[in-house]
Molecule: small-subunit ribosomal RNA
Organism: uncultured bacterium
RNA sequence: AGAGUUUGAUCUGGCUCAGGAUGAACGCUGGCGGCGUGCCUAACACAUGCAAGUCGAACGAAGAACACGGACGGAAGCCUUCGGGUCAAAGACUGUGUUACUUAGUGGCGGACGGGUGAGUAACGCGUGGGGAACCUGCCCUGUACAGGGGGAUAACAGCCGGAAACGGCUGCUAAUACCGCAUAAGCGCAUAGUGCCGCAUGGCACGGUGUGAAAAACUCCGGUGGUACAGGAUGGACCCGCGUCUGAUUAGCCAGUUGGCGGGGCAACGGCCCACCAAAGCGACGAUCAGUAGCCGGCCUGAGAGGGCGGACGGCCACAUUGGGACUGAGACACGGCCCAGACUCCUGCGGGAGGCAGCUGUGGGGAAUAUUGCGCAAUGGGGGGAACCCUGACGCAGCAACGCCGCGUGCAGGAAGAAGGUCUUCGGAUUGUAAACCGUUGUCGCAAGGGAAGAAGACAGUGACGGUACCUUGUGAGAAAGUCACGGCUAACUACGUGCCAGCAGCCGCGGUAAUACGUAGGUGACAAGCGUUGUCCGGAUUUACUGGGUGUAAAGGGCGCGUAGGCGGGCUGUCAAGUCAGCCGUGAAAUGCCGGGGCUUAACCCCGGAGCUGCGGUUGAAACUGACAGUCUUGAGUAUCGGAGAGGAAAGCGGAAUUCCCAGUGUAGCGGUGAAAUGCGUAGAUAUUGGGAGGAACACCAGUGGCGAAGGCGGCUUUCUGGACGACAACUGACGCUCAGGCGCGAAAGUGUGGGGAGCAAACAGGAUUAGAUACCCUGGUAGUCCACACCGUAAACGAUGGAUACUAGGUAUAGGAGGUAUCGACCCCUUCUGUGCCGCAGUCAACACAAUUAGUAUCCCACCUGGGGAGUACGUCCGCAAGGUUGAAACUCAAAGGAAUUGACGGGGGCCCGCACAAGCAGUGGAGUAUGUGGUUUAAUUCGAAGCAACGCGAAGAACCUUACCUGGGCUUGACAUCCCGCUGACCGUCUUAGAGAUAAGAUUUUCCUUCGGGACAGCGGUGACAGGUGGUGCAUGGUUGUCGUCAGCUCGUGUCGUGAGAUGUUGGGUUAAGUCCCGCAACGAGCGCAACCCCUAUUGUCAGUUGCCAUCAUUCAGUUGGGCACUCUGGCGAGACUGCCGGUGACAAACCGGAGGAAGGUGGGGACGACGUCAAAUCAUCAUGCCCCUUAUGCCCAGGGCUACACACGUACUACAAUGGCCGGCAACAAAGUGCAGCGAAACUGUGAAGUGGAGCGAAUCACAAAACCCGGUCUCAGUUCAGAUAGCAGGCUGCAACUCGCCUGCAUGAAGUUGGAAUUGCUAGUAAUCGCGAAUCAGAAUGUCGCGGUGAAUACGUAGCCGGGCCUUGCACACACCGCCCGUCA
Repeated sequence: AGAGUUUGAUCUGGCUCAGGAUGAACGCUGGCGGCGUGCCUAACACAUGCAAGUCGAACGAAGAACACGGACGGAAGCCUUCGGGUCAAAGACUGUGUUACUUAGUGGCGGACGGGUGAGUAACGCGUGGGGAACCUGCCCUGUACAGGGGGAUAACAGCCGGAAACGGCUGCUAAUACCGCAUAAGCGCAUAGUGCCGCAUGGCACGGUGUGAAAAACUCCGGUGGUACAGGAUGGACCCGCGUCUGAUUAGCCAGUUGGCGGGGCAACGGCCCACCAAAGCGACGAUCAGUAGCCGGCCUGAGAGGGCGGACGGCCACAUUGGGACUGAGACACGGCCCAGACUCCUGCGGGAGGCAGCUGUGGGGAAUAUUGCGCAAUGGGGGGAACCCUGACGCAGCAACGCCGCGUGCAGGAAGAAGGUCUUCGGAUUGUAAACCGUUGUCGCAAGGGAAGAAGACAGUGACGGUACCUUGUGAGAAAGUCACGGCUAACUACGUGCCAGCAGCCGCGGUAAUACGUAGGUGACAAGCGUUGUCCGGAUUUACUGGGUGUAAAGGGCGCGUAGGCGGGCUGUCAAGUCAGCCGUGAAAUGCCGGGGCUUAACCCCGGAGCUGCGGUUGAAACUGACAGUCUUGAGUAUCGGAGAGGAAAGCGGAAUUCCCAGUGUAGCGGUGAAAUGCGUAGAUAUUGGGAGGAACACCAGUGGCGAAGGCGGCUUUCUGGACGACAACUGACGCUCAGGCGCGAAAGUGUGGGGAGCAAACAGGAUUAGAUACCCUGGUAGUCCACACCGUAAACGAUGGAUACUAGGUAUAGGAGGUAUCGACCCCUUCUGUGCCGCAGUCAACACAAUUAGUAUCCCACCUGGGGAGUACGUCCGCAAGGUUGAAACUCAAAGGAAUUGACGGGGGCCCGCACAAGCAGUGGAGUAUGUGGUUUAAUUCGAAGCAACGCGAAGAACCUUACCUGGGCUUGACAUCCCGCUGACCGUCUUAGAGAUAAGAUUUUCCUUCGGGACAGCGGUGACAGGUGGUGCAUGGUUGUCGUCAGCUCGUGUCGUGAGAUGUUGGGUUAAGUCCCGCAACGAGCGCAACCCCUAUUGUCAGUUGCCAUCAUUCAGUUGGGCACUCUGGCGAGACUGCCGGUGACAAACCGGAGGAAGGUGGGGACGACGUCAAAUCAUCAUGCCCCUUAUGCCCAGGGCUACACACGUACUACAAUGGCCGGCAACAAAGUGCAGCGAAACUGUGAAGUGGAGCGAAUCACAAAACCCGGUCUCAGUUCAGAUAGCAGGCUGCAACUCGCCUGCAUGAAGUUGGAAUUGCUAGUAAUCGCGAAUCAGAAUGUCGCGGUGAAUACGUAGCCGGGCCUUGCACACACCGCCCGUCA
């Protein structure tokens, strides 16, 4: 920093991606440590434990321990007369005293802090800066003064009573630092004279007179601690104000203590805070009220910044504590773990009544995608109480759980190529995984074990550690326990194989998948990050896509239909003052933390600590005065006024006029009129249309008339009059900035429409009829009502458009036109020149995406208003306002798409245009389509009827020739390394050939015959057998391909280099004027050249020269039946080399061109005729079955061999041909009439003979200018005489011939006999422009045989073309386009 996506490219414009962040969640995975963080949802409900107590140095009382005393008691011992006695412990009772012992109560302090949560709150709640002459402040500090003397109660306690309990009641006793008087008063409070000083005001401060009021507590270890009053400080708090603080106007009006006053009450204090009275105010488009949402900030995330989003942790403030309300106590609360009341809920109950409040720390249920332990400790820090020891502290310090985040570390390191094995791919050679592993060496973070072992602890000593035997150090041990996730079509780094086959699936956008998927799934490989990786959600960014920085509005979304004008915004020249904006210096503040810079501490980092700068803000103060502003003064150029002048469909009203349509009356007149593409409905013999005269009525004003005029727009058009608005010109008298714009507001506003009342000729929605049509609720026709007209009142919209808001200034020109003024010329019209205003065109700079705009700006600037932010949904719904209604105004969302658009470009296309060509039409000739047959195809049939070809451009096509073979198909019989190739092993010595048997044959068995080299080992070669690699496939894919071919089309086109133009696609050249068969040539031209095509060069043919003269030829000589022979090479002919034709010559036309027209000469004339030759490309055209070939498939078969069958089927349909339908003919006879081009040795085959004939016999000649195959139509004569025939020959019978192993399925030919359809062919359709069509035969390839087919050859030999409007195809230019797979396109509606 950009990228993808509309298009072939550019622009507009949306969508999407790459980045960062997170209190996260989900999927897969998971080694360690440090530091942080962890209910975002139900301010849902909560079991249990803990979270606020402490002081006995305030007090009474009770108890404990100890000491002493008392009265009991009587163990053990001793004595004993055994009855007992003595001494007397423990124990219990009681009294007194003591104790840094305990504590229920009184009392004091603290429970208003700390901790939690974000429900409410749009607010002086918060932030920031100020204010008080309107306040309070326990504990703490400083200072001053003081503490004298009394009194009465009350808990506890005791007794009695009530209650299930919670908890009370009564009586009696008692203490205090508890409570209450009295005394005292430096000072204080209150009330009230006075003096001084100060303040913006209310007023304040100091001094001071009088009156009046209120204090105290003791305890003691004798050190102190505490108490009262006042003043000050510190701290904390309350209040007020300026500014800032989300969205909605589809919320526009709100408010009754409301706004203010006077007087009171209340408060710490001000205040409608409350109350009585008085006034009627107050707030609001600078957004009140209402609705929705939300705790605010320091900060956090993002961003270049400006901004945007967020407010979890930490810190400040606020609010809340089950919901709502209330006060009490207190320095402080209207109080989370206080009280009272009400509500909901839960629990206890003896049913009467009670108890409770986790948004404290754990924890539970629930909700949810989702968020932890009912842990340890007061050792530290901090807090409460206490004189202190100390007690309390879920604040806090720690630990536990969670990859939730950030940071750090590790999973080794070094060597190691036979580049191992395995995997994957492969063109099979190899490549890759990959120094990766193994292996060798080494280290020890971490792990484990053991030993040592903190700091955190303050204070003189001593004592005190939850964390924790933790961090850390040392030793030992062993690479040992430790890698995944996502991606790999483009964006976006990373590619192959297999599977799948629009299926399964993927996808953030574009889009992948329909049999070769780098996009699905898997694998290998690769890329990225890494104890994480991906996905999802959210925010910022990219997005200049809300544009302050930093956008637009002619056509892409977007200028209000137009004016007047309010608020507001902006505003001319000069002078002076002020200092609000502005700028500068200084001061205060901007908490800490965070961020930045520099240091420091944990091994590093995260993290923590210190210092600095900064915190862009706000306030104060002192200055400056250019600009803006304010005030004052002044000016005239902006604006306006006055005077003079002319122009105009500007507006309103009244009157007048002629033409035309229609109707009425009358006349003339007769059969039609009218209407259309053609008709019909309609009108007309009851007299229409037409025509003449007269009349009625309404509406509109021809010509003039003009990108002319006027108006703000809508709009305005006969003439006259009246009233009236504006603009313009000239002059420079007056005012002196009076201006511009304009949200709301007000007014105007085409047509249609609405209301009421008129009017109504023509026209004409609706409606009716007639046509058209598949239909025709349309277009066309005949009628026709609202309406159109007038008056008044509504409506308020239009492609209300220049699709272009208004104002001002500036920035080349040219030309036309409308209105005015001036100059020149002696006057003067015209002309010319200058100038102002308007209306157009062309055009430079500039602008623009381009088109275009261009002084009438879409240019350069300033000001103001309106409007836009992807397409659809939709100008729709709801709501509001307006309207009589129709409807208008304002104006969404859900959902859906990845586009929708603008301008221009190149093509293709058009039942657009222009020019031109072609047997394209026309003019002709002959056909096809009808018949029969042949042949191909479709269809059907079949075991199989093998396959392909499909509009032109498949269909006598592949096939230049299916009886077997061919053959790919079917049935059956066989083979499995194979019919064919290479390699290996074994056997044999040949193989081949010939013969026999079985069999349908393939095949099997057998007989016979038979090599070369040699160092004698063997080798070569061949056959047979075997093994596995492999062979083989006319199996699939022509949409994976090569090659080849068809077609547009022998159409005249298709391109390139350089230059130029364009942002670009692209254009130019190649367009234009002529011309040509031709992008052929000429001329012109921002083009100049070039290439592939055209043409020419090549072949055949037409004329001729020359050379040559056999197998060809024969004029002359001789000869013969015969160019047969001699002779000859003149001629014909043959085939080599040449010549010839080039618009070269003449005339005309044309632009002095190219060229065209005519002519001469010439065998041939304007490319002489024909052929070969086919540009860039199009049709995913044809062919995998000519061949080649990727991939897929088959492998005892989809391969191979064999026999038979099939490709030849047959109700039908189509194509292409042949033969005909006859007399321009058939038949018979005659005439040795005349070709060209070919072919021939497994061949052509003569003569002669046989046969009616096909043919046979025969075998001369010929490897061919020598021989053979080998002509017909034509011509002559005769006959037939228009018939289904003496036409036509299908079909079918009999008899034959030929080829071949074999003619049954299924060949060709001959003879005799048979004799079908057919009498010129519907709609439609084909070929051909001259040696052509038509017609006649001949040859060849293929081939054993088998052409009506194909490819060639010659013979005979026409007709017609006026012409280019239309059909078909094509070329060039141009135009439109929403097409680009390109009109066989795109696309709309309905239905499924």